[in-house]
Context: one part of a larger RNA
């Protein structure tokens, strides 16, 4: 190479969006580059294989043959690829009319709750534990009641929902904005799938600059536990969480399961959207698109999957190849760093 593979054993990039490349519907001609068939040249000898002949055989020599599965050039098929021309509408698209929905971006509003502050009641306690103690409290706390300031987060609705490529997203309100379904018709007419590089976005947590800072809360400090207790428990408590704008680029970034298309039993649920039917604003029953359970046949090492395949094919892309050494070292490129990518080897079982 050529094979085998990737839910859980090693292996699907965290996601899109696209460039090179690959690969791509349907029909009619052309052409004849790929492709097929012939023929001619040539493919040195020797080897290898056949069939002979020489050493008593044999290895070994030797003689004819057939192979050299290859180019080259010529003549000829045209089905299927690839190229031109032309046509089609079923992939793919725009239009029109609905239609859901915590998609996104900014702005601006509510109320409950916590903490703090001002006052009024009010008096010895409070708080926390398994029990305690730091800890707060006569300088009036806790507790209740008026009023303020401030941050951050939206209970109930709520769900086995929605929405988006993944991160991920939830009070209300208005504006900008992006996508997704339906449904009948009208256009474009293959404009299409993937996608090596590139690019974009990308929880938390870090990081720089300025802000804010109730609550919570690594560090840290203090009381307890204990043999110790650099913890679980308790009082406290800074970063940081929060906002602006810049960078990190990572995750059990998970359905441990790339992307797109075709096929291939059925039960029950649900979310949006359309028919039809009941003769009515509710059942009924159907299509399409989502989303869950259970299951046929198929698969599977076995759980398990099972029209949302882990069944059956086709295309394109990433990825694996014993355990440790090690996701380290060394270079490179990327970061203010923090470390990120990419990635051995010795040597060990």
């Nucleotide at each position: 190479c050529u094979g085998g593979g990737c839910g859980u054993a090693a292996a699907g990039c965290g996601u899109g969006c696209g460039u090179a490349g690959g690969c791509g519907g349907c029909u009619a001609g052309a052409c004849a580059a790929g492709u097929c068939g012939g023929a001619u040249g040539u493919g040195a000898a020797a080897u290898c294989c056949c069939c002979g002949a020489g050493c008593u055989u044999a290895a070994c020599u030797u003689g004819g043959g057939a192979a050299c599965u290859g180019c080259a050039u010529c003549c000829g098929a045209a089905a299927c690829u690839a190229u031109c021309u032309g046509g089609c509408u079923a992939g793919a698209g725009u239009g029109u009319g609905g239609u859901a929905g915590a998609g996104g971006g900014c702005g601006g509003u509510g109320g409950a709750a916590u903490u703090c502050c001002c006052g009024g009641u009010g008096u010895a306690g409070c708080g926390g534990u398994g029990a305690a103690a730091u800890g707060c409290g006569u300088a009036g706390a806790u507790a209740u009641c008026g009023g303020g300031a401030g941050g951050a987060a939206c209970a109930u609705c709520a769900a086995u929902g929605g929405c988006g490529a993944a991160g991920g997203c939830a009070g209300c309100c208005g504006c900008c904005u992006g996508g997704g379904c339906c449904a009948a018709c009208a256009c474009u007419g293959a404009c299409g799938c993937u996608g090596a590089g590139g690019u974009a976005c990308g929880a938390a947590a870090g990081c720089g600059u300025g802000g804010g800072g109730a609550g919570c809360a690594a560090a840290c400090a203090g009381g307890a536990u204990u043999a110790g207790a650099u913890a679980c428990c308790c009082u406290g408590g800074u970063a940081g969480u929060c906002c602006a704008c810049g960078c990190u680029g990572u995750a059990a970034a998970c359905g441990a399961u790339g992307a797109g298309a075709a096929c291939u039993a059925g039960a029950c649920g649900u979310u949006g959207g359309g028919g039809u039917g009941c003769c009515u604003a509710g059942c009924a029953u159907u299509c399409c698109a989502g989303u869950g359970u259970c299951g046929u046949a198929g698969c599977u090492a076995a759980c398990g999957c099972g029209c949302u395949a882990a069944g059956u094919u086709c295309u394109c892309c990433g990825c694996c190849u014993g355990g440790g050494g090690a996701g380290u070292a060394c270079g490179g490129c990327c970061g203010c760093a923090a470390g990120g990518u990419u990635g051995a080897a010795a040597c060990u079982c």

The part of an RNA shown here (small-subunit ribosomal RNA, central domain) has 349 nucleotides and comes from an uncultured bacterium. The prediction has a mean pLDDT of 89. The full RNA is in RNAcentral, with records from Greengenes.